Predicted 3D model of an 82-nucleotide RNA (transfer RNA) from a Chloroflexota bacterium.
[in-house]
RNA sequence: GGGCAGGUACCCAAGUGGCCAAAGGGGGCUGACUGUAAAUCAGCUGGCUAAGCCUUCGGUGGUUCAAAUCCGCCCCUGCCCA
Numbered sequence: 001g002g003g004c005a006g007g008u009a010c011c012c013a014a015g016u017g018g019c020c021a022a023a024g025g026g027g028g029c030u031g032a033c034u035g036u037a038a039a040u041c042a043g044c045u046g047g048c049u050a051a052g053c054c055u056u057c058g059g060u061g062g063u064u065c066a067a068a069u070c071c072g073c074c075c076c077u078g079c080c081c082a
Stems, first nucleotide, its partner, number of pairs: 001081007010026003018065001027045006046054003058074005
């Protein structure tokens, strides 16, 4: 330099253009249980004035009524080729 695959919440990770603040697991917080702890179970786990609204899927721009998802450029990681 070329080709391929990938970048999503604290971590891992799923994610047909609409049913997505986004499955599941871990971690964390709270509660139940326990003499205490562990284990187990339940709820919560982006923000807010919590009905609902706002913001977010590497960065930026675009397509669209609507984008984590499609397209262009850039950045980063892995593999292969040279």

Rfam family: tRNA. The family's RNA type in Rfam is transfer RNA. Rfam's curators write: Transfer RNA (tRNA) molecules are approximately 80 nucleotides in length. The prediction has a mean pLDDT of 82.